[in-house]
Predicted 3D model of a 166-nucleotide RNA (FMN riboswitch aptamer (RFN element)) from a Paenibacillaceae bacterium.
Of the family's consensus pairs, 100% are formed in the model.
It matches the Rfam family "FMN riboswitch aptamer (RFN element)". About the family: The RFN element is a highly conserved domain that is found frequently in the 5'-untranslated regions of prokaryotic mRNAs that encode for flavin mononucleotide (FMN) biosynthesis and transport proteins.
Lineage of the source: Bacteria > Bacillati > Bacillota > Bacilli > Paenibacillaceae.
Its mean pLDDT, the model's own confidence on a scale to 100, is 78.
The sequence was found by an Rfam model in a public genome assembly.

């Protein structure tokens, strides 16, 4: 250093302008936004090495860096398994077992959207262009990626520090 185990802190953005219309931030035109990780040909020119021969420029290698629709994974919503618990019921003197039933943890499964042309190139679904698409649930005076609402919740993870670790 790497690992372990603790702790602490962080951890999502967006309907502005118009039409219909008794009512839309919800339809209809337009607008607007893109969690986390991992690829990587873009960027930076920080860091080595080397060549050229000269304050620069190329190569090699490292370090950061670039995908809503690539490959993985959270939030939500089903399910199972284990504890642990409300309450009920029925046995039992009790203490407790047995069965329903609802709620939490933990842990595992399942379900969960979307892309293509054109350049360049040795090599791109990520670079340059163009032109598409997508977007849990509940709720509403009306069908919501933008609003309210579970949620001052969760969480994928990231940063920091203790202790241990040679």
């Nucleotide at each position: 250093a790497a690992c372990a185990u603790c702790u602490c802190u962080c951890g999502g953005g967006g309907c502005a302008g118009g039409g219909u219309g008794c009512a839309a931030a919800u339809c209809c035109c337009u607008a607007c936004c893109g969690g986390c990780g991992g690829u990587g040909a873009u960027g930076c020119u920080c860091c080595c090495g080397c060549u050229c021969a000269u304050u620069g420029a190329g190569c090699g290698g490292g370090g950061c860096u670039u995908a809503g629709c690539c490959c993985g994974u959270g939030a939500c919503c089903c399910g199972g398994a284990u504890c642990u618990u409300c309450c009920c019921g029925c046995g039992u003197u009790g203490a407790c077992g047995c069965g329903g039933u609802g709620a939490g943890a933990u842990c595992c499964g399942g379900u969960g959207g979307a892309u293509u042309c054109g350049g360049u190139g040795a090599a791109a679904c990520u670079c340059c262009g163009g032109a598409g698409c997508c977007g849990a649930c509940a709720g509403u005076a009306a069908u919501a990626g933008u609003c309210u609402g579970g949620a001052u919740g969760g969480g994928a993870g990231a940063g920091a520090g203790a202790u241990g670790g040679g």